[in-house]
Context: one part of a larger RNA
RNA sequence: CACCGCCCGUCACACCAUGGGAGUGGGUUGCUCCAGAAGUGGAUAGUCUAACCUUAGGGAGGACGUUCACCACGGAGUGAUUCAUGACUGGGGUGAAGUCGUAACAAGGUAGCCCUAGGGGAACCUGGGGCUGGAUCACCUCCUU
Repeated sequence: CACCGCCCGUCACACCAUGGGAGUGGGUUGCUCCAGAAGUGGAUAGUCUAACCUUAGGGAGGACGUUCACCACGGAGUGAUUCAUGACUGGGGUGAAGUCGUAACAAGGUAGCCCUAGGGGAACCUGGGGCUGGAUCACCUCCUU
C1' cells in the first nucleotide's frame, strides 16, 4: 500500500542480445588438376677434363650440359568448417512513462481452468469434450458435539 486495489495483451518509442536471410569478405582445411625455382637423387650415346691406369689410341673418375623423379612458393576447380558482415524479416528481454481496451483475481460482474476446432486490433470470443483448484441455495449420506 489493502478494490480509488491488483492485473493482461496488442500498439508506439528507446536500448540490448538473438533466430532466419539473396549474399559479400576473410581464416583453416580435404580432394582433383596445372605449373615447378633452388637443392638432392637417378639416367646419360653430347662437350670438356691436371693427379689414377694405360698397349700412348684411350680407359676409369670428374665437371658442364641434357633428361627424369621428389618438392617450396604460386595458380585453377570443387567441397568442409569457422569468423565477420548483410537489405529485409521473426519473435525475446529491459525501460520512467505513453496508446487501445479490461481478459484474470470477489459469483471479477458471462465461474475459472485444461485439451481441441474456428474466429478476432489486442487482451480474447465462440463451439465440442473434460476438471473443481467454483460461490450461493436446497436435499441426501456419514462423523463429531
A computed fold for a 145-nucleotide part of an RNA from Pseudoalteromonas byunsanensis, annotated as small-subunit ribosomal RNA, 3' minor domain. Model confidence (mean pLDDT): 80 of 100. Its Rfam family is "Bacterial small subunit ribosomal RNA".